[in-house]
Context: one part of a larger RNA
Molecule: large-subunit ribosomal RNA, domain IV
Organism: Jiulongibacter sediminis
RNA sequence: UCAUGGCUAAGGAAUUAGGCAAAUUCACCCUGUAACUUCGGGAUAAGGGGAGCCAGUACAAUAAAGUGCUGGCCGCAGAGAAAUGGCCCAGGCGACUGUUUAGCAAAAACACAUGGCUAUGCGAAGAUUAAUGUCGACGUAUAUGGCCUGACACCUGCCCGGUGCUGGAAGGUUAAGAGGGGGGCUUAGCGUAAGCGAAGGUCUGAAUCGAAGCCCCAGUAAACGGCGGCCGUAACUAUAACGGUCCUAAGGUAGCGAAAUUCCUUGUCGGGUAAGUUCCGACCUGCACGAAUGGUGUAACGAUCUGGGCACUGUCUCAGCCAUGAGCUCG
Numbered sequence: 001u002c003a004u005g006g007c008u009a010a011g012g013a014a015u016u017a018g019g020c021a022a023a024u025u026c027a028c029c030c031u032g033u034a035a036c037u038u039c040g041g042g043a044u045a046a047g048g049g050g051a052g053c054c055a056g057u058a059c060a061a062u063a064a065a066g067u068g069c070u071g072g073c074c075g076c077a078g079a080g081a082a083a084u085g086g087c088c089c090a091g092g093c094g095a096c097u098g099u100u101u102a103g104c105a106a107a108a109a110c111a112c113a114u115g116g117c118u119a120u121g122c123g124a125a126g127a128u129u130a131a132u133g134u135c136g137a138c139g140u141a142u143a144u145g146g147c148c149u150g151a152c153a154c155c156u157g158c159c160c161g162g163u164g165c166u167g168g169a170a171g172g173u174u175a176a177g178a179g180g181g182g183g184g185c186u187u188a189g190c191g192u193a194a195g196c197g198a199a200g201g202u203c204u205g206a207a208u209c210g211a212a213g214c215c216c217c218a219g220u221a222a223a224c225g226g227c228g229g230c231c232g233u234a235a236c237u238a239u240a241a242c243g244g245u246c247c248u249a250a251g252g253u254a255g256c257g258a259a260a261u262u263c264c265u266u267g268u269c270g271g272g273u274a275a276g277u278u279c280c281g282a283c284c285u286g287c288a289c290g291a292a293u294g295g296u297g298u299a300a301c302g303a304u305c306u307g308g309g310c311a312c313u314g315u316c317u318c319a320g321c322c323a324u325g326a327g328c329u330c331g
Stems, first nucleotide, its partner, number of pairs: 001326008010317002014315001019312001028050004036041001038151001052073008074078001086310007093302002098110002115148006126135003152297004157227003162224002164220005171215003177209002182204005189196002228246005255289001256286001267283005
């Protein structure tokens, strides 16, 4: 000097990003216990008190142990050691128990019960395989697969123009194939020649017929997704219930809102502090919330995150001492 333990006057979070670490609390008995609540909880809430040994006595009663009352005794200390919750208030997120990055992340992430959409009538859909086959399932729509949401309460608005999906079939377009008008090459023959050219062979090939799909017509948003601008107006001012106009498929409803979302921003007001970029309650000017990519609440729960308080302490003012081990010095 380091590590691990023990103690510390006065103060008690002044430390620090942050009470990190440490301390406090602790088992048992008696008492007592709030808001809120899904009436189960919250709750060991919080808070307060007790405790050893001996004698007498009462109850109970035996195999043993016990409970109460009165009096006395000892120690610094009686749950005499060890082990053994610190607590409260408020908020965010996630309902909960659970799961996870074996070896930097345990969480607000995943899962979950619940809700919804969708596919599938059984030789099911779906998965796997080249195939046979197998799973689904020795199941049968209260079933099985896929997708989303995520307890519960109150709810879940408008838009089908785009993309997707489902349905439709009149018309347009359209492949292989069918079809074969016509044309080229070849040459018996005809012709003085130029040339024409049957039949056959061969090459090419027009019209016409021709499915799904696409175009088209509908439906569908708990499908992917989307949910406006400008101008004017009330008897102070300000604001605009109201009016006009442009555009759109439709112009954001309820609820919430400087939020895990707010740039400006440490917004403004209130609370808490002597002093508060954090926190809580409001306001709404929402850069850029918003309804199962769920919205808003919510008791209980959480090695979760944020703010405050009580208790407690070497975290600190500001260090000191002790023990053990290592370093170090000497041998």